[in-house]
Molecule: c-di-AMP riboswitch aptamer (ydaO/yuaA leader)
Organism: uncultured Selenomonas sp.
RNA sequence: AGCCGAAUCCAGCCCAGGAGCGGGGGAACCAGUUUUUUGGGGCGAACCUCAGGCUCACGAUGUUUCGUGAAAUUGAAGCGGGUGGUCUUCUCUACCCGAGCCCGGCAGCUAACCUCGUAGGCGACAAGAGAGAGGA
Numbered sequence: 001a002g003c004c005g006a007a008u009c010c011a012g013c014c015c016a017g018g019a020g021c022g023g024g025g026g027a028a029c030c031a032g033u034u035u036u037u038u039g040g041g042g043c044g045a046a047c048c049u050c051a052g053g054c055u056c057a058c059g060a061u062g063u064u065u066c067g068u069g070a071a072a073u074u075g076a077a078g079c080g081g082g083u084g085g086u087c088u089u090c091u092c093u094a095c096c097c098g099a100g101c102c103c104g105g106c107a108g109c110u111a112a113c114c115u116c117g118u119a120g121g122c123g124a125c126a127a128g129a130g131a132g133a134g135g136a
Stems, first nucleotide, its partner, number of pairs: 002122003008019003020118006030108001039106001040103004047078001049076004055070006079098006089131004
C1' cells in the first nucleotide's frame, strides 16, 4: 500500500506471442546550409557557467613562485527533474536529485514504412499553502 520510471495487462511456459505504453531510424514540404578530431549523435531530469584549495604531468623562473592541462573534490548562480496520499493545472513554499549507458564516422523535421524497449529502484514519513477544476 504508496512513490519515481515507458517499463503495465493478458496468454503461455521448452522457445516463441498479443494489447497498451514508450524510444530510435526514415520522404515531400519546411528548416538548416555555419561544419566534416575541437568528431558527431541517441536514451535519460541528469545540463551549464564561474570560483576555491589539494594531487599529478608539462613548461618557465632560478629556488619558490608562475602559467597550462588532467583527475577527483568543495562552494555559488542559472536551468532541469521529483516529493509534500482525492484528481488536475498554475503560483508560492519546504525538502531531495542532476547518475549511468549506448551507436560507431552516421542520423534536422518527417507520411508510408522499418526497428527496439517494456528494466530497475525507493518506501513506514501521518502527511505544505492559495487559486482553479472535478465529484458527492